This is a predicted complex of two RNAs, RNase P RNA and transfer RNA, with 454 nucleotides together. It holds a member of the Rfam family "Bacterial RNase P class A". Gene Ontology terms of the family: dimeric ribonuclease P complex, ribonuclease P activity and tRNA processing.
Parts: sequence; structure tokens; C1' cells
RNA sequence: UCAGAUGGCCGGAUGACCGCAGGCGGGGCGACCCGUUCGAGGAAAGUCCGGGCUCCACGGAAAGACGGUGCCGGUUAACGGCCGGCGGGGGCGACCCCAGGGAAAGCGCCACAGAAAUGACACCGCCACAGACCUUUAGGGUUUUGGCCCUAAAGGUCCGGCAAGGUUGAAAUGGUGCGGUAAGAGCGCACCGCGUUCCUGGCAACAGGGACGGCACGGCAAGCCCCACCGGGAGCAAGACCAAAUAGGGACGGCACGUGAUGGUUUCCGCAUCGUCGUCCGGGUCGGUCGCGCGAGGUGUGUGGCGACACACAUCCCAGAGGAAUGGUCAUCGCCGCGCAAGCGGUACAGAACCCGGCUUACAGGCCAUCUGAUCUU
RNA sequence: GGGGCUGUAGCUCAGUUGGGAGAGCGCGUGAAUGGCAUUCACGAGGUCAGCGGUUCGAUCCCGCUCAGCUCCACCA
Repeated sequence: UCAGAUGGCCGGAUGACCGCAGGCGGGGCGACCCGUUCGAGGAAAGUCCGGGCUCCACGGAAAGACGGUGCCGGUUAACGGCCGGCGGGGGCGACCCCAGGGAAAGCGCCACAGAAAUGACACCGCCACAGACCUUUAGGGUUUUGGCCCUAAAGGUCCGGCAAGGUUGAAAUGGUGCGGUAAGAGCGCACCGCGUUCCUGGCAACAGGGACGGCACGGCAAGCCCCACCGGGAGCAAGACCAAAUAGGGACGGCACGUGAUGGUUUCCGCAUCGUCGUCCGGGUCGGUCGCGCGAGGUGUGUGGCGACACACAUCCCAGAGGAAUGGUCAUCGCCGCGCAAGCGGUACAGAACCCGGCUUACAGGCCAUCUGAUCUU
Repeated sequence: GGGGCUGUAGCUCAGUUGGGAGAGCGCGUGAAUGGCAUUCACGAGGUCAGCGGUUCGAUCCCGCUCAGCUCCACCA
């Protein structure tokens, strides 16, 4: 210098004018006015997890069902988050990625192709002495000949041995080498892999080593399932309080108490119900108030810890509603693009609504620290 | 603000132990008719909302994102 890796931070600045929500103070009968203070984010987003808080349910606990999580240890209020480690994979490297328990508990699936896809199997192929048969050739014997018999060689079919090689596939029943054999094969041996067991180290996951076993146990659990652990349900439109008019309900008291009205489809008999005025009470609705901003809080320093984090001290108060506020204009500067220049254009993603811890997603551009590889110079 | 559901052809919808992308209507061409409609035959038309993962293989299983629809106070 170039190319990268990891972690963190910022994400416009200053001034003037105008304007808005909340708090406080003052003025005004009131509508309102004046002053002052304060006012978006790293994601406020998605609502994917975990909690606080509130109500409902429940005698306690456990099991079952359902849902979730899934190497080990730690951290935390809790988590599927985070930190450290282990194992596997990728990269020359810094470093990165992994839903990473169980497939010898059981069920299921593995299309097409292929001989065969799990009860493994045999299409091509390889194969000796042999077994059966056929053909050809050569030799011999017998016979007048046709022919028949014997032996040897070559070829073929069947029966048989094999799984090394070929073919298919995502995947083919350990791999490489040597020996061995008719040909072959863990058939035997060495190394690697695998399984069982023991020892050592480690809290553990696991790692290293020894002995034994010729090899059994294909893949899929983000298919059902098994094992271990966790989870009662709903959500601030949760929930609590105050409470109008009108209508309706209840209690008490006053006045009427008998005609009448209504009901059972009509009539008669019989039955049931029904008034009005005043006072008081309680519930709901409209509406209003709270929940609602001091909190697992921020910043700084120190201590412990590899770290996540914990503890101590100091300091700060930091949005909050009606779903609506948190802004606009101008000037100068910064950054980016175009242009020789003057200048012109642009300046990300996005915006609280009960709160908090995470994850994920979106994001123009810029800065810092540590580290890796290559090249050059001294 | 907070719950729930859906996304497959132009429209309405099927699609399961994961392996062929389909049906009806519509559209196009042809036949039949003097002509139209009906009918018959054939055909075109798909980013299975998008991206990533698991798997040999994904409309299907898992995660993230996007779009659309729907529900909500109190009493009974």
C1' cells in the first nucleotide's frame, strides 16, 4: 500500500424567526394570555421469545393431554438470550458456521434409475479339480462300412462357487496395502475407522492411552415417536374508582280499593296480573379520573471474574397524550454526486402509546480499536 | 395498541404418510349451424406471496419478511 476478519461508536452542527404537547409559576369571572423548563430511536418496527404488572381459575402436589426447549458448564428476575468450553464442518490465516439428545424401544418413508434401497441382493462379469449334457478337432481301439467306445484339448449350456471389477443412484453393508486363493472374500495380517471394556485428565461435554472383538449398527426424528427439562389462562381495549339525563328495579309512606283494563284465538263461569303521588336506596349506560412514568434506570469510577455479569461509591431525573405534540423556514458550515469553474442536486432507515431484558428485520454515509494474509521499502 | 386467520392459473378453490402442480368458470383455435347461443374436441396460461434453512428432493416441514382479512370496553 492492497485485500480481508472481529468488536464498538456516530448517524448532521451552529445561529435567527415562527409554531406545538406536557410540567411549574403568574394574570384573568371566563375563553384564554404571559414567563420558564422539558420533549423520539438504535432500531421507537416485526410482535418472535422471556419477565414485571393486572384480572380470572385453582385445597396442595403429582401424573396425563397439549405446546416448547435440546452438547457441557456458567450468567440472569427470566429466556429459545448472552458468555466460556467441547465436538463437527469451512477458510492459507485472522476467524466464521452448526435445531449439536436418541435410528442396537417401536412404527413409517427412501420416488425415478438400478441386480439389489434393509428380511439385502446377483444383471453383466470372474472361476479350478470336479458333476451332467452337447459340438468341433486330434489320437487310439473295434468293425466290411455306417457307426460305437476310450483318452486329450478347445468351446457352449445347466448345476455350483464369488462379490474383486462394471452398470444405477443422494445413499450400495467398512477403507488402503500386503499375503492368500481356482476365482475371490476380514479369509489372515498391518495401519486407519467402528464397537465393548478398563485406566488417566477434566465439575462436565469430552480428550488421550491400553486390552478385547473381524465388523455387527445405511439415511431421515425442522415424520410419528422415546428420553430429560420448562410452561395454569388471558392481556393496559388488562383492571380499579367517581358518576348525569331518560327509562327500568327495590324499600317506606300517603290516597284509592271498586268499577274497569289486560291475558289464556270467541262466549259464560272461574283464575291470574295491573293504579297514582312523594322520599330514599342500589346497579348499568354517556362522560370523567387513575393505572401512567424513580425504573431488574442512566452515566462515571473502583473491586472481583478469561468473559457474560456481580458488588460498592458518587452523580443525574430523562417524553407521555384524545390515535394526533416532539415541527417548519432562512443563513453559514460539514458529507456525497455531477461539473474545468461558477454552481446545481442530494443528505439513510424510520418515528414512542403500560413498562423492561433479548432476538430478528430495515438502514445513505462515516469514525475508532485490535488482528490476519500478500507485496514493497529501510 | 393487542389477539387470530389467510396467501396456489385472469376469478373461485382442491392438493398428506414430501417425489405428476390440478379442477370448474373464463380465454384462444377448430368442428357442428344459413348465422348466433348451447354442445364437442384440442390448446395456451403458474416465481405455489418473497427470502433463507432441513432433506437426495419442499406447495407440503422450520425460521424471517411482505400483503390482505377479521375480532376487542362493562353487565347479562